[in-house]
A computed fold for a 73-nucleotide RNA from Euhalothece natronophila Z-M001, annotated as transfer RNA.
RNA sequence: GCCAGCGUAGCUCAGUUGGUAGAGCAACUCACUUGUAAUGAGUAGGUCAGGGGUUCGAGUCCCCUUGCUGGCU
Numbered sequence: 001g002c003c004a005g006c007g008u009a010g011c012u013c014a015g016u017u018g019g020u021a022g023a024g025c026a027a028c029u030c031a032c033u034u035g036u037a038a039u040g041a042g043u044a045g046g047u048c049a050g051g052g053g054u055u056c057g058a059g060u061c062c063c064c065u066u067g068c069u070g071g072c073u
Base pairs, nucleotide, nucleotide: 001072002071003070004069005068006067007066010025011024012023013022019056027043028042029041030040031039049065050064051063052062053061
């Protein structure tokens, strides 16, 4: 230099055909307990890497940029 894949909550990842963004763990609150842990119930947490385009509507489709990983030279 060329090619491919990935980037979504603090972490690990879903999100199928474009239609109001989710799960588990972690955090916090409450219940239970003499207390802690465990368990149960609940709450909060998001610029979907950044920008632009298409569309009534984009995490999803297209283009550019950027970071990481792998392959080729």
Background:
The sequence is in RNAcentral, with records from ENA and Rfam. The coordinates come from a structure-prediction model, not an experiment, and the mean pLDDT is 80. It matches the Rfam family "tRNA". By type it is a transfer RNA.